[in-house]
RNA sequence: UGCUUAUCAAGAGUGGUGGAGGGAAAAGGCCCUGUGAAACCACAGCAACCGGUUGAUCCGAAAGGACGGCGUCAGGUGCUAAAUCCUGCCCAUUGGGUAAAGAUGAGAG
Numbered sequence: 001u002g003c004u005u006a007u008c009a010a011g012a013g014u015g016g017u018g019g020a021g022g023g024a025a026a027a028g029g030c031c032c033u034g035u036g037a038a039a040c041c042a043c044a045g046c047a048a049c050c051g052g053u054u055g056a057u058c059c060g061a062a063a064g065g066a067c068g069g070c071g072u073c074a075g076g077u078g079c080u081a082a083a084u085c086c087u088g089c090c091c092a093u094u095g096g097g098u099a100a101a102g103a104u105g106a107g108a109g
Stems, first nucleotide, its partner, number of pairs: 003107006013043005021032003027087003044080003049076002051073003055070001057066003084101001
């Protein structure tokens, strides 16, 4: 970098450095931003994908086993303006499908 798969209307910010952009993509819209953008760092937090866990549940006479999807922990990631900010393609006509693209995790190569 591409492939497979799951999820994506919930949730969670301060400080320092920095100094003009940012919100993935043409275009359109709407926003954020010198009351300080991006990026980086520190600390804090959110969540529970992977992971741990006899707490629950299930099987068993027991030893033990299964599940771990309910709960719990928070080790590996991720995330912490706005629905993935909205539209974008198709049907259609104000609504719906959820295709594509994207993000994140897991897996295989």